[in-house]
RNA sequence: GGGGACAUAGUUUAAUCUGGCUAAAAUCAUCGGCUCCAGACCGAUGGCUCUGGGUUCGAAUCCCAGUGUCCCCA
Numbered sequence: 001g002g003g004g005a006c007a008u009a010g011u012u013u014a015a016u017c018u019g020g021c022u023a024a025a026a027u028c029a030u031c032g033g034c035u036c037c038a039g040a041c042c043g044a045u046g047g048c049u050c051u052g053g054g055u056u057c058g059a060a061u062c063c064c065a066g067u068g069u070c071c072c073c074a
Base pairs, nucleotide, nucleotide: 001073002072003071004070005069006068007067010027011026012025013024020057028046029045030044031043032042033041050066051065052064053063054062
């Protein structure tokens, strides 16, 4: 220098193919229940689509650019 893949709660991962129900689950944090206390277990609450722009009635999803990480070629 060229090509490709990926980026979603604090963490791990679905939903993207085929645009449409309140963006889901586990974990985490806080609070409560249980317990003599704690752990485990149960319940409630909190928090998320990398950034900017475009298309569309509607974008996590499609398009463009940028940023970052990883892989391949030279």